Record summary
Small-subunit ribosomal RNA, 3' major domain from an uncultured bacterium, 466 nucleotides, folded computationally. Its mean pLDDT, the model's own confidence on a scale to 100, is 85.

[in-house]
Context: one part of a larger RNA
Parts: sequence; structure tokens; C1' cells
RNA sequence: UGACGGGGCCCGCACAAGCAGCGGAGCAUGUGGUUUAAUUCGAAGCAACGCGAAGAACCUUACCAGAACUUGACAUCGUCUGAAUAAUCCGUAAUGGGAAAAGUCCUUCGGGACAGAUAGACAGGUGGUGCAUGGUUGUCGUCAGCUCGUGUCGUGAGAUGUUGGGUUAAGUCCCGCAACGAGCGCAACCCUUAUUGCUAGUUGCCAUCAUUAAGUUGGGCACUCUAGUGAGACUGCCGGAGACAAUUCGGAGGAAGGUGGGGAUGACGUCAAAUCAUCAUGCCCCUUAUGUUCUGGGCUACACACGUGCUACAAUGGGUGUAACAACGGGAAGCAAGCUGGUGACAGCAAGCCAACCUCUAAAAAGCACCCUCAGUUCGGAUUGCAGGCUGAAACCCGCCUGCAUGAAGUUGGAGUUGCUAGUAAUCGCGAAUCAGCAUGUCGCGGUGAAUACGUUCCCGGGCCU
Repeated sequence: UGACGGGGCCCGCACAAGCAGCGGAGCAUGUGGUUUAAUUCGAAGCAACGCGAAGAACCUUACCAGAACUUGACAUCGUCUGAAUAAUCCGUAAUGGGAAAAGUCCUUCGGGACAGAUAGACAGGUGGUGCAUGGUUGUCGUCAGCUCGUGUCGUGAGAUGUUGGGUUAAGUCCCGCAACGAGCGCAACCCUUAUUGCUAGUUGCCAUCAUUAAGUUGGGCACUCUAGUGAGACUGCCGGAGACAAUUCGGAGGAAGGUGGGGAUGACGUCAAAUCAUCAUGCCCCUUAUGUUCUGGGCUACACACGUGCUACAAUGGGUGUAACAACGGGAAGCAAGCUGGUGACAGCAAGCCAACCUCUAAAAAGCACCCUCAGUUCGGAUUGCAGGCUGAAACCCGCCUGCAUGAAGUUGGAGUUGCUAGUAAUCGCGAAUCAGCAUGUCGCGGUGAAUACGUUCCCGGGCCU
């Protein structure tokens, strides 16, 4: 100087007060282990484990078995030949291999582009090292800290400033002080949401007038909405407290009040943290193979153990019927209305739409009516059989969906443990990316909508002083 303390002060869903879970069941998914020809590789307390992977049937694919190629699947350079293109045939599991017709590009006549043959320089490597590295990322932590210049103090390491008294979400601000200033952080500037003026009025909207089955049409741009530009919130005003301070408590006005809500934004550094498999890259290694191509298999195995989820165990529920109400988004090798067929998944025909126009699009929970009456049930849906549909050369290993049948465990879960403070938790559905097909995952969107917080003794993490 740090770190630590069963020292002081302070903060945080850290505890407490509450609500809903996990841990028990079935299934989905990731991991360990085991197995395997291979089950490719990485991630490992918090900060690995629905993680890289926003989607493994082939491809992907890096793994395994077998079959092949050797200047190579890809790049540059030399020589020679030829336009390119190469149908077609033999053969193979396929690539590879063999045979081979037709055909003759542009040109400034130097050549160019493309293809074949040949020679080597070289290509190639998801091979090793993240403890050689760049770049990127996680974490402490959106915690309030981390430093510098000059001066002063100390032999020096260093200290001071940055400590102290108040205050704040904040090293935020005020006061004091051998310090005076400054930088990176904090805050603000950015996006979004909540209110409103103006501008604009189609594809949006409809108060008045007419019209219609219907904002359908005429008409209108008031209103809603859309999207551009302004306003608005600053402790500005009033009162109390306070050191005539900073600030804090209460109030008014206001759509909004003391950072209004949410996001983006992550200081100096820590963990030789993660990544050589995004990419780049030093060194080492392979070079008829550790490179490249292909077929099939594997990444989907299964005594078991753990993490994360989904569905339940029911009556605040299940079923059937029925005239409610969204928002964000997507659409041309696409979204598809409507009609017809089918119990259905879906199929056939097909209008419209490059979309405020058409469409995906039915929102679901809710409400209303009826049935069920506490039971392993009209709860629950695993598993399995049969019959079908869709995508795709191809669903055996190994996809999703539909119908009929089957109807397992499960009656609220031990020790322990997680999330959440308001439009939040809980609950309900909807959309998108990836994507031929495949979502209980992920990222978004709206609907309904709580309980509790006395407090800081204790557990955990953090800041300042000592």
C1' cells in the first nucleotide's frame, strides 16, 4: 500500500413480509457417466449444463466404416492444345473409372475469357498450442469508483488531493480543510413510452348530409390513427425542517413530480476467465495424407446421476355450444380469401396482394347457457396398435401432423432451493428469426391482473472509514 476482522456507517428481491415455483410424477431438452466402429469438438462454482447450435433424415459434419483422387474441391505463375459446352453409352452403393458423337467465342491479331494435358513452385488442414497473440465476449457491476499535473509532507515505500460535517441513486452537490486544478467514469445529450399544438389526409378515419347488406359509395379531414416538427418537468412555485448551504418533507397546479417508466450506454482493472472450431495470426506438425470426393452409418445409443423447461395431479376445474375485445410482426420459388371434397390433418379449383389497400388473422383466457359432483373420475395424458395427411430424390435407423382405439405414473412433492416490489408476479393467447420439413427452446407482442415490504438483528454480495 493492499487483503482480512465474530469493528463502525451505508446499499442491493440480500434477509424479512408476501405470491408463484423447483426438488416427487410423465415427457422434452442439455450435461456427466457408461456403451460404441463412431457416439465429432468446445463450454466446468457463481460467470458450464433449452450454452456455441436463429432449427444433425442426405447436406450441414468437423466423427466412424468402406470405395476413390493426388498441383488437387479452391488461388497465382510457365509451356502446349483447344471456343465454350460436352449430350449419350458402359460400369459402380455412389463418387471415381472407361468409351465418345456433335460443335468452333471475342479480338486493337499482341492477346483475353474458359476448358484440357503436363512440370514444379505451391495449394489445403474444424491438426496442436487461448499458458505465444490480435479481435471479440463473460464476470465483479450500471457497483461508484479509478487516476493524473503542479504544490506540500515523508530518508523512503508512499501520503495529501479522494479524508472530515451534512446530503445524494451517484467521488451527486454544499460546507470545511495544504492543497489548487484536471481526466476516465456518474448525470445529461440518443431511442422508446405517457400528454398536447401545428403540418399532412391515402390504402387510414366518419361527427354532420345523402346512400348501402357493409365507411359500401358520394362527400368531409372535425375525431381516431398514422409520422414529421415543436411544446412540456426545471425542486420552477408555496409552506415546514436545515448551517442564510446542499438537500429533504408536505402541498398546489399538471397527462406526467422530484432520475416519470423502459432501453441503449459497462471507468481503471480482476479471474494466465472463454474463444486458434466465426475470423485473423506466430511457432510446431501432416503433404499419394492429419488434404479432397463419395455411399452408408453416427452426432438421436441407455443400468444410471444432475441442470433447465413443458404437461399435470383438478370444481377458482373439465367438456359442449355461443352473436366479445388486441398488439408486435411476416408475405412472390411467397401469404392465400372464397367455393367444393374430407370427421380431420389436408387436397382440388382459385379472387386479391411486392401490401395502413390483399392475406397470414381464429386472438385465447373472459362473458352467457347446459352437463359433470369429488371419483384415479367426463381429472391426467404418457405409452402402444391400426388407418391416413404433409414436406422432401429419400421419413427404417431418425421428421411433423390427423382420426379411431389404448388410457401409464401422478391425489401438491423430504432435506433444501429459485424468481419477483406494479401494469411487476401469476395467468392467457399471438407473432417472428432459423427453416423444404421439424419449437415445450429463443427473441418479441399484447389481454386479464394481484399480495406484501414492520424493519436492517441475522444469511449472501458490494461501497466508504478504521
Description
RNAcentral holds the full RNA, with entries from ENA, Greengenes and SILVA.